[in-house]
Context: one part of a larger RNA
RNA sequence: CAAAUGGUGGAUGCCUUGGUUGCUAAAGCCGAAGAAGGACGCGGAAGACUGCGAAAAGUGUUGGGGAGUCGUCAACAGACUGUGAUCCAACAGUAUCCGAAUGGGGAAACCCCUCUGAUCGAAAUAUCAGAGAUGCACAACGCAAGUUGGAGCAUGGUAAGUCGGGGAACUGAAACAUCUAAGUACCCGGAGAAAAAGAAAUCGUAUGAGAUUCCGUUAGUAGCGGUGAGCGAAAACGGAUGAGCCUAAACCACGCAAGUGGGGUUGCAGGGUCUGGUAUAAGGACUUGAAAAAUUAUAAGAACGCCAUGGAAUGGGCGGCCGAAGAGAGUGAAAGCCUCGUAUUUUAAAAUCAAGUAAAGUCUGACCGGAUACCUAAGUACCGCGGGACACGUGAAAUGUCGCGGGAAUCUGGGGGGACCAACCUCCAAGGCUAAAUACUUUAGCAGACCGAUAGUGAACUAGUACCGUGAGGGAAAGGUGAAAAAUACCCUAAGUAAGGGAAUGAAAUAGAUCUGAAACCAUUUGCUA
Numbered sequence: 001c002a003a004a005u006g007g008u009g010g011a012u013g014c015c016u017u018g019g020u021u022g023c024u025a026a027a028g029c030c031g032a033a034g035a036a037g038g039a040c041g042c043g044g045a046a047g048a049c050u051g052c053g054a055a056a057a058g059u060g061u062u063g064g065g066g067a068g069u070c071g072u073c074a075a076c077a078g079a080c081u082g083u084g085a086u087c088c089a090a091c092a093g094u095a096u097c098c099g100a101a102u103g104g105g106g107a108a109a110c111c112c113c114u115c116u117g118a119u120c121g122a123a124a125u126a127u128c129a130g131a132g133a134u135g136c137a138c139a140a141c142g143c144a145a146g147u148u149g150g151a152g153c154a155u156g157g158u159a160a161g162u163c164g165g166g167g168a169a170c171u172g173a174a175a176c177a178u179c180u181a182a183g184u185a186c187c188c189g190g191a192g193a194a195a196a197a198g199a200a201a202u203c204g205u206a207u208g209a210g211a212u213u214c215c216g217u218u219a220g221u222a223g224c225g226g227u228g229a230g231c232g233a234a235a236a237c238g239g240a241u242g243a244g245c246c247u248a249a250a251c252c253a254c255g256c257a258a259g260u261g262g263g264g265u266u267g268c269a270g271g272g273u274c275u276g277g278u279a280u281a282a283g284g285a286c287u288u289g290a291a292a293a294a295u296u297a298u299a300a301g302a303a304c305g306c307c308a309u310g311g312a313a314u315g316g317g318c319g320g321c322c323g324a325a326g327a328g329a330g331u332g333a334a335a336g337c338c339u340c341g342u343a344u345u346u347u348a349a350a351a352u353c354a355a356g357u358a359a360a361g362u363c364u365g366a367c368c369g370g371a372u373a374c375c376u377a378a379g380u381a382c383c384g385c386g387g388g389a390c391a392c393g394u395g396a397a398a399u400g401u402c403g404c405g406g407g408a409a410u411c412u413g414g415g416g417g418g419a420c421c422a423a424c425c426u427c428c429a430a431g432g433c434u435a436a437a438u439a440c441u442u443u444a445g446c447a448g449a450c451c452g453a454u455a456g457u458g459a460a461c462u463a464g465u466a467c468c469g470u471g472a473g474g475g476a477a478a479g480g481u482g483a484a485a486a487a488u489a490c491c492c493u494a495a496g497u498a499a500g501g502g503a504a505u506g507a508a509a510u511a512g513a514u515c516u517g518a519a520a521c522c523a524u525u526u527g528c529u530a
Stems, first nucleotide, its partner, number of pairs: 001527007013515001014480002018451002020448009029157002037098003040053003044076001047073003059092006068080003103112003113132007134154003138149004162190005172179001176226001202209002213240004223231002244433003247377001251262004267411001269376003272372007283364006294352003299345002304319004320337002322326001328340003382406006389399001392418001413428005467474002487514001490502004
């Protein structure tokens, strides 16, 4: 150096219990009736996980189900079970201690106190049960301070989404200051299963549309912009969804008043009052109050044999069958007809939902003219100054909004139509509510030209574990015997351990604590070179 045989090592191949993304459907807040999250316990023995709470891997009732069961690692012992267990579902019961933690304290899971009641007792004590936080609202009492009361409300948690109050910088502009990043990250607060928005003082162009929200499109257009980088609409159109309502005022009644009740709610103005005419329905309020479907356990469910090979038949050969079922998974190799299922049918004692809906009952009610000029949201609209929002950086800058100052009109009125004016068109601010279409998460089902153990979640395994850090926090590695443990009885060597040699099992043991088992690297044997 070469070949062979081994060792080491764990690549590759094959596999998948786990991930990941989407679609469809359903569900969506928990908490003083003590949550989320934990500590400590509970088993025949009990370390971890799971479950549970001194009634402690569990108790009761009602249903389902029908032969095995006593959760997993994981065996052993001992039990339970056709008088129906284990298991599944619904509803209940129990639910230590900490934690908003709430009797007081505290270095969380501990210490201590007061009152009432019960048990033992002569009593003290002990044990058990209940009550004892703060703020707000209400009620009662009180001159007031305050006191008292009760199933009043709040407190705390919450991944994402949502609304509001605050609010960066890196970065980009090839530097940088306006600008951008971005109203993003982050902090705080609120509410809900959604939130927000919302029934035109809207939009629009010369026709008109008719609350809001979301998607597509308009459109990277019109515009904004150290006219740089960049930012970036709207109407119209196509869809999803579809829903509209209630107050204030005039006037009337009651009342000392505050106020309460009636009335009334709009823009082609409407309402009130007075007056003339027609008319009893839709709708609304209150009381009582279903059912179907659905959800949470289920049940029925077609059709195959032989031959050879093989360790094993689902593959091959031969001959059949079912199919509203040839989705899929499993079974000793590749199964429509072996098993579980699948198509199609089917079930609910209980709880939920449907729904305080349908329905029933009681009460209440509408429209058309004429006259009148009583009402129609004021420190408001608007203006000035200064900000910030609008795609719009002060610009010709409308619109909407905040602070300071000034400050109207009242239907013969007022706002808007991108400075402003006129004409024209359009709408009616200064009060409020409102489902759906939408966002997100979870669960279930299904799917993937998604991953296949250095990948895919950080986590296929005791994973937010071990470990690191005073702490905030950081954060792994680690899957595969075989069809079945059949996991090597027995003998020999031995320190009577490990390990090995025989033997046995198995298709295979170079499948032996393990699939396959590459390379680097280390040996042994043989040959070659010198």
Record summary: Predicted 3D model of a 530-nucleotide part of an RNA (large-subunit ribosomal RNA, domain I) from a Candidatus Shapirobacteria bacterium. The RNAcentral record of the full RNA draws on ENA. Its Rfam family is "Bacterial large subunit ribosomal RNA".